RNA sequence: GGACGGGUAGCUGAGACAGUUCAAGCGUCGGCCUGAAAAGCCGAAGAGGGUGGUGCGAGUCCACCACCGUCCA
Numbered sequence: 001g002g003a004c005g006g007g008u009a010g011c012u013g014a015g016a017c018a019g020u021u022c023a024a025g026c027g028u029c030g031g032c033c034u035g036a037a038a039a040g041c042c043g044a045a046g047a048g049g050g051u052g053g054u055g056c057g058a059g060u061c062c063a064c065c066a067c068c069g070u071c072c073a
Base pairs, nucleotide, nucleotide: 001072002071003070004069005068006067010026011025012024019056028044029043030042031041032040049065050064051063052062053061
């Protein structure tokens, strides 16, 4: 330098067909329970790498940039 893949919550990790409010597990917080904990049950908060573009509407499609990984040179 070239090709391909990846990035979503504190961690792991689905969704990609654009379409109400972005799953789930762990963790965190509150409540119930207990003498008190643990376990269990109920509830809550918390997410799209950046900038543009298309479109009524973008996590999803397109372009560029930066980052991570693999391969080629």
Predicted 3D model of a 73-nucleotide RNA (transfer RNA) from a Pyrinomonadaceae bacterium. Rfam family: tRNA. About the family: Transfer RNA (tRNA) molecules are approximately 80 nucleotides in length. The prediction has a mean pLDDT of 83.